[in-house]
Large-subunit ribosomal RNA, domain IV from a Verrucomicrobiia bacterium, 332 nucleotides, folded computationally.
The full RNA is in RNAcentral, with records from ENA.

Context: one part of a larger RNA
RNA sequence: AUCUAAGGAACUCUGCAAAAUGUCUCUGUAACUUCGGGAGAAGGAGAAGUGUAAUUUUAUAGCAAUAUAAUAUAACACUGGCACAGAAUUGAGAGUAGCGACUGUUUACUAAAAACACAGAACUUUGCAAAAUGUACAACAUGAAAUAUAAGGUUCGACGUUUGCCCGGCCCAGCUCUGCGAAAUGGAGAUGUGUAACAAGCAUUGAAAAUAACCAUCUGGAAACGGCGGCUGUAACUCUAACGGUCCUAAGGUAGCAUAAUCAAUUGUCGGGUAAGUUCCGACUGGUAUGAAUAACGCAACGACUGCUCUGCUGUCUCAGAUAUUUCCCCA
Numbered sequence: 001a002u003c004u005a006a007g008g009a010a011c012u013c014u015g016c017a018a019a020a021u022g023u024c025u026c027u028g029u030a031a032c033u034u035c036g037g038g039a040g041a042a043g044g045a046g047a048a049g050u051g052u053a054a055u056u057u058u059a060u061a062g063c064a065a066u067a068u069a070a071u072a073u074a075a076c077a078c079u080g081g082c083a084c085a086g087a088a089u090u091g092a093g094a095g096u097a098g099c100g101a102c103u104g105u106u107u108a109c110u111a112a113a114a115a116c117a118c119a120g121a122a123c124u125u126u127g128c129a130a131a132a133u134g135u136a137c138a139a140c141a142u143g144a145a146a147u148a149u150a151a152g153g154u155u156c157g158a159c160g161u162u163u164g165c166c167c168g169g170c171c172c173a174g175c176u177c178u179g180c181g182a183a184a185u186g187g188a189g190a191u192g193u194g195u196a197a198c199a200a201g202c203a204u205u206g207a208a209a210a211u212a213a214c215c216a217u218c219u220g221g222a223a224a225c226g227g228c229g230g231c232u233g234u235a236a237c238u239c240u241a242a243c244g245g246u247c248c249u250a251a252g253g254u255a256g257c258a259u260a261a262u263c264a265a266u267u268g269u270c271g272g273g274u275a276a277g278u279u280c281c282g283a284c285u286g287g288u289a290u291g292a293a294u295a296a297c298g299c300a301a302c303g304a305c306u307g308c309u310c311u312g313c314u315g316u317c318u319c320a321g322a323u324a325u326u327u328c329c330c331c332a
Base pairs, nucleotide, nucleotide: 001323002322003321004320006318007317010316015313023047024046025045026044027043032037034158048079049078050077051076052075055072057070058069059068060067061066080084092311093310094309095308096307097306098305099303100302104116105115120156121155122154123153124152125151126150132142133141134140159298160297161296162295164228165227166226169225171221172220173219174218178216179215185209189205190204191203192202193201229247230246231245232244233243256290257287268284269283270282271281272280
């Protein structure tokens, strides 16, 4: 590398690997859907050569019927082979979930992915000598030969339905009465010197007053960082608690989803599939560590992504065997 009786995934972490499908023409094609797709869905039939040759198409000639040349071919009949898309090239398909919308990018040399990016959404900075950046308090440059439909930063990440409550802490912004508050400023008073004694002068020291930012105070902001409770009683069996009481808080987790890619308990319980299912699918659910742009929940299409199932197929296996070539070893 080729082939294999019967079986056909019993192999195994896993159908890994192999086998299978494969071309063209005709036919036919589901759920779902963003109406574009899905789709080459799936499934089915045919295919060599020769003859008869209706008919199709094209070109030329002709007013036209038509003629000539080429082209394709239904149907029927026949011919040859084990085999006719005769080699080579050349999709296996279907169902159902998770994640990510998608094409794309990535660990050059163990990771291609659910990570990054993305269109799109939101917040925020910046009025142009823009903000921002270049070691940056200089020139200069980028931004930009641009001007808020612009440019920079941060987070989320198509689309659809949504995005609840909390500003006490921390952070950001603002306000200005007030408190605090540095230096310059200010100069009451005191001391020394001065004089025979006062005074002036000179020198030293120096209170009040006045005062920016910060902080405090006050206001706003959560698609800023973040947070989103206990105990207890109660309904005609039991259970449960719509209802009540009480304590605390800035506010007490809303919609949705849920044994999840979500610590553990957990192989939760019920249902489905199997003769038998720690996985899978559908439900229940208190998850005391779910949860709403650290986004929540859906979702057609897409994916060398991950889980489960079915059809086909097979040396993966039951269980091994035979053959070809090459290499190695032994013998001659």